[in-house]
RNA sequence: UAACGAUAACGGCCAACCCAUUCGAAAGGUGGGGACGCAAAGCCAAGGGUCAACGGCGUGUAACACGCUACGGCAGCCGGGUUACCGAA
Repeated sequence: UAACGAUAACGGCCAACCCAUUCGAAAGGUGGGGACGCAAAGCCAAGGGUCAACGGCGUGUAACACGCUACGGCAGCCGGGUUACCGAA
């Protein structure tokens, strides 16, 4: 330096669920509680996947309904990029 990952050390993060939220149309985010787990469960959404559909477009409408759509999310779905703590085998 590149791999690798202990019943090691110092520490870290926090799923479900609950509460709050004058953040958001929603999905979701954020804060508090809580730990199933995680060696990148740090960061990146321009690969795939998935969630949602305010607005837009289309069809039929009396109200409105249905379909399509990301420029919105999810990095704890998979892959990829990138940065980083520790050091037994």
RNAcentral holds the sequence, with entries from Rfam.
A computed fold for an 89-nucleotide RNA from Paenibacillus sp. PvR098, annotated as c-di-GMP-I riboswitch aptamer.
Rfam family: c-di-GMP-I riboswitch aptamer. Its family is annotated with cyclic-di-GMP binding in the Gene Ontology. About the family: GEMM was predicted in a large-scale screen for bacterial structured RNA regulatory elements.
Lineage of the source: Bacteria > Bacillota > Caryophanales > Paenibacillaceae > Paenibacillus.